[in-house]
Predicted 3D model of a 370-nucleotide part of an RNA (large-subunit ribosomal RNA, domain IV) from Corynebacterium freiburgense.
Context: one part of a larger RNA
RNA sequence: CUGUGGUUAAGGAACUCGGCAAAAUGCCCCCGUAACUUCGGGAGAAGGGGGGCCACGCGUGGUGACCCACCCUUGCGGUGGUGAGGCUGCGCGGGGCCGCAGAGAAGAGAGGGAAGCGACUGUUUACUAAAAACACAGGUCCGUGCGAAGACGAUCAAGUCGAAGUAUACGGACUGACGCCUGCCCGGUGCUGGAAGGUUAAGAGGACCUGUGAAACCCACCUGUGUGGUGGGUUGAAGCGGAGAAUUUAAGCCCCAGUAAACGGCGGUGGUAACUAUAACCAUCCUAAGGUAGCGAAAUUCCUUGUCGGGUAAGUUCCGACCUGCACGAAUGGCGUAACGACUUCCCUGCUGUCUCAACCACAGACCCG
Numbered sequence: 001c002u003g004u005g006g007u008u009a010a011g012g013a014a015c016u017c018g019g020c021a022a023a024a025u026g027c028c029c030c031c032g033u034a035a036c037u038u039c040g041g042g043a044g045a046a047g048g049g050g051g052g053c054c055a056c057g058c059g060u061g062g063u064g065a066c067c068c069a070c071c072c073u074u075g076c077g078g079u080g081g082u083g084a085g086g087c088u089g090c091g092c093g094g095g096g097c098c099g100c101a102g103a104g105a106a107g108a109g110a111g112g113g114a115a116g117c118g119a120c121u122g123u124u125u126a127c128u129a130a131a132a133a134c135a136c137a138g139g140u141c142c143g144u145g146c147g148a149a150g151a152c153g154a155u156c157a158a159g160u161c162g163a164a165g166u167a168u169a170c171g172g173a174c175u176g177a178c179g180c181c182u183g184c185c186c187g188g189u190g191c192u193g194g195a196a197g198g199u200u201a202a203g204a205g206g207a208c209c210u211g212u213g214a215a216a217c218c219c220a221c222c223u224g225u226g227u228g229g230u231g232g233g234u235u236g237a238a239g240c241g242g243a244g245a246a247u248u249u250a251a252g253c254c255c256c257a258g259u260a261a262a263c264g265g266c267g268g269u270g271g272u273a274a275c276u277a278u279a280a281c282c283a284u285c286c287u288a289a290g291g292u293a294g295c296g297a298a299a300u301u302c303c304u305u306g307u308c309g310g311g312u313a314a315g316u317u318c319c320g321a322c323c324u325g326c327a328c329g330a331a332u333g334g335c336g337u338a339a340c341g342a343c344u345u346c347c348c349u350g351c352u353g354u355c356u357c358a359a360c361c362a363c364a365g366a367c368c369c370g
Stems, first nucleotide, its partner, number of pairs: 001365008010356002014354001019351001027051005036041001038177001052097003056093008067081005072075001098102001110349007117341002122134002138175007150161003178336004183266003188263002190259005197254003203248002209242004215235008223226001267285005294328001295325001306322005
């Protein structure tokens, strides 16, 4: 010096991001116990008192002799009752004794107030996160009529799960106990329904065009002079090919509706009241519709340590309000809420070496000497 324990004057959180760590509380009995509440809780709330040993008295149990009653299988019998004395369990009372201390050691809740979030018990990042995250009961919507939907199964397979279930069932999505509620918008995207019209594939169809081509005709040359041959050109049937218009034709899309506990969205400007300020009111532009209730500097507020109030001697945090909501808002749920939480924040009591400010002791090590 380090580690692990122990003690500490006075103060008592002044430490620190933060009471981290430590200290304190701790058991049993009795008294007593608030707000709030879903009437279950909260609650071991909180806050107090007692606790050892000795003998005595009282109360109440256990054991149980003698005795009494009854029974019949007449036995050292059985059942029931009373209950002496002794021993013993528990409780109460006053008295006495000892110690600093009587739950004498070990083990063994600190408590209260106010907010946020999540209803709760649960689950989770095996090895840095246990939470406000996940789940949850409850709610809503959508799908599914049974060889169900959905899922597994290289495959349009068999088979299997769903389910030895049957719409009070099963699958999917969102929300997340409970209470009060859940406003407006279907223009966009999605989904569902509709089928008149427009558009649209392969396929069907085959007008028209075109390649080849027998043959016919024209020109030139040759000739055995023939209804001949060779070469070139023009037209061009059938066939075989190429290309291909009209026409016909589904879903889809366009279109028409519905649907927001589907994805989502939920305005601006100017003016106006007899102090001022503000604007119930008016005008105007735009929109599918312009944010309702409730809440609000919030786990959301930039400006911001907003302003006011409370708490402190002093408070960027905290609580209560205000509303100017940069950029809350209603199942991506809104606002409350008893109980619960190794969650987060603030305050108070108790308590303390966390600190003022450090000291000493024990053990183990580092280090020094040998």
The prediction has a mean pLDDT of 86. The full RNA is in RNAcentral, with records from ENA.